[in-house]
Molecule: transfer RNA
Organism: Treponema sp.
RNA sequence: GCCGAUUUAGCUCACCAGGUAGAGCAGCACCCUCGUAACGUGCAGGUAGUUGGUUCAAGUCCAACAAUCGGCU
Numbered sequence: 001g002c003c004g005a006u007u008u009a010g011c012u013c014a015c016c017a018g019g020u021a022g023a024g025c026a027g028c029a030c031c032c033u034c035g036u037a038a039c040g041u042g043c044a045g046g047u048a049g050u051u052g053g054u055u056c057a058a059g060u061c062c063a064a065c066a067a068u069c070g071g072c073u
Base pairs, nucleotide, nucleotide: 001072002071003070004069005068006067007066010025011024012023013022019056027043028042029041030040049065050064051063052062053061
């Protein structure tokens, strides 16, 4: 220098015929227990790396840039 993959809640990941985002763990509350943990119930938590483009509508398509990982020279 070139090519590819990834970039979604604190963490690990879903959501690929575009129609306004979910799960598990963690956190908080309650329940339970002699007590703690576990189990159970509920709550809160992100607008989807950044900036643009296409579209009535984009996390989901396109471009540039950035970061991480891998490969090639």